The RNA shown here (SAM riboswitch aptamer (S box leader)) has 109 nucleotides and comes from an uncultured bacterium.
């Protein structure tokens, strides 16, 4: 990378590299030479899967808690905000997914 399924309003830092854009996409608003985005080191946060442990069960599977050993993944700002659709307002705009897009996890092509 294709499909599915789940879940996105919570949380989480420092050093060194190195130097100009970045926060996917279109409007905005933010972030940055007081060094952002990235890359390395070490630390966090978190519980998608995976071990382990308890429940439950004759016994396993499943489910449910825990746990944080191990794969991932995070670590501004609600997936930053809003597009689409539906009420409901009509001077703006408010609301709630029922849409599309992303992004992570597991299977799957």
């Nucleotide at each position: 990378u294709u499909c599915u399924u789940a879940u996105c309003c919570a949380g989480a830092a420092a050093g060194g590299c190195a130097g100009a854009g970045g926060g996917a996409u279109u409007g905005g608003c933010c972030c940055g030479a007081u060094g952002a985005c990235g890359c390395c080191u070490u630390g966090a946060c978190a519980a998608c899967c995976u071990g382990u442990u308890a429940a439950c069960u004759a016994a396993c599977c499943a489910u449910u808690a825990a746990u944080a050993a191990g794969g991932u993944g995070u670590c501004a700002a609600c997936u930053c905000c809003a597009g689409c659709u539906u009420g409901c307002a009509c001077a703006g705009g408010c609301a709630a997914g029922c849409a599309c897009a992303g992004a992570u996890a597991a299977g799957u092509c």